[in-house]
RNA sequence: CAGAGUAGGGAAGGCGCGUUAAGUGCCGGCAGACGGGAUGUUGCUGCCGGACGAAAGCGGUGAAAGCCGCUGCGGUGCCUACCGCGUCCGCUG
Numbered sequence: 001c002a003g004a005g006u007a008g009g010g011a012a013g014g015c016g017c018g019u020u021a022a023g024u025g026c027c028g029g030c031a032g033a034c035g036g037g038a039u040g041u042u043g044c045u046g047c048c049g050g051a052c053g054a055a056a057g058c059g060g061u062g063a064a065a066g067c068c069g070c071u072g073c074g075g076u077g078c079c080u081a082c083c084g085c086g087u088c089c090g091c092u093g
Stems, first nucleotide, its partner, number of pairs: 001093003008083002012080005017074003026050007036089005056071006
C1' cells in the first nucleotide's frame, strides 16, 4: 500500500407459506446478536401487549362443510448471487 472477512440491504431467480388471515408494516415495553478483538453510531432480530388491515377467481369431488388442483393476490418466509460498517488493533500478500 492492497486484500479478505459481519449485522444487514434493493431488485431478480428458485423453493415455500397464507388467502378459512397468519405473515408484513405501525405504536409501547423488555431482551439479544452484529467483520477476528475492543469500542461506537446506525440499522437488525426475538418476546409480550395494543391499534389497523386484505383479492380473489375457475375447475373437480361432495348433501353441506370441507378437501384437491390451477391462475392470481400478499408492502409474505427461506436460500443463492451482487452490494456492504466509522476508529484502533489483529489476519493475508